RNA sequence: UCCUAGAAAGGGCAAACCUGGCGAAAGCCAGGGACGCAAAGCUACGGGUCUAAAGCUUUCAGGCGAAAGCCAGGACCGCCGGGCCGCCACU
Numbered sequence: 001u002c003c004u005a006g007a008a009a010g011g012g013c014a015a016a017c018c019u020g021g022c023g024a025a026a027g028c029c030a031g032g033g034a035c036g037c038a039a040a041g042c043u044a045c046g047g048g049u050c051u052a053a054a055g056c057u058u059u060c061a062g063g064c065g066a067a068a069g070c071c072a073g074g075a076c077c078g079c080c081g082g083g084c085c086g087c088c089a090c091u
Base pairs, nucleotide, nucleotide: 005091006090012037013036017032018031019030020029021028022027035078041084042083043082045081046080047079048076049075050074055070056069057068058067059066060065
């Protein structure tokens, strides 16, 4: 100095749920709240998952439109992997 297992101190983050806001939705933001987390810090890069407003197709209707299907350029890093950075510390 590194790896594995376990531990300490001081801190950190915050699931579900509730309230308010944004959004078509998924979801996000703020406050409350803690299920958990040693990267639950950052990054949608690979896989995966969620949503489908707009768009496209089909059918109906034939003016507006309605329904179904497809689709990410939307979203999730608290699903897995990769990349970047990093606090304390003993056995």
About this RNA:
This is a predicted structure of a 91-nucleotide RNA (c-di-GMP-I riboswitch aptamer) from Desulforudis. RNAcentral holds the sequence, with entries from Ribocentre. Its mean pLDDT, the model's own confidence on a scale to 100, is 85. The model forms 100% of the base pairs in the Rfam consensus. Its Rfam family is "c-di-GMP-I riboswitch aptamer". Rfam links the family to the GO term cyclic-di-GMP binding.